[in-house]
Annotation:
Predicted 3D model of an 84-nucleotide RNA (Glycine riboswitch aptamer). The sequence was found by an Rfam model in a public genome assembly. Its Rfam family is "Glycine riboswitch aptamer". Rfam describes the family as follows. This family represents the bacterial glycine riboswitch. Glycine riboswitches usually consist of two metabolite-binding aptamers domains with similar structures in tandem. The aptamers cooperatively bind glycine to regulate the expression of downstream genes.
RNA sequence: CUGAUGUCCACAGGGAAGCGGCUCCGCGCAGGCGGGGCCCACCGACGGUGUAACGCUCUCAGGUACGAGGACUGUGGACGGAUG
Numbered sequence: 001c002u003g004a005u006g007u008c009c010a011c012a013g014g015g016a017a018g019c020g021g022c023u024c025c026g027c028g029c030a031g032g033c034g035g036g037g038c039c040c041a042c043c044g045a046c047g048g049u050g051u052a053a054c055g056c057u058c059u060c061a062g063g064u065a066c067g068a069g070g071a072c073u074g075u076g077g078a079c080g081g082a083u084g
Stems, first nucleotide, its partner, number of pairs: 001084001006079008018040001020039008041064003047060001048058001050056001
């Protein structure tokens, strides 16, 4: 001098499956809103299990209208310092 894997930040994108039933609590005059417990059904992209390994398996955790969240991807920047 080069500047890998990686970490962080910003922006953009970003899956599947229930607006299920019963019940309790809080707020509200009420429609309703928010949260918890149990039951049934379902999903598979974080974590976890199995597997030589996986995009496969299990479904423990998690999740199942919109929103939110979201593995991961792209661009830019910062840190870092492998290698030559």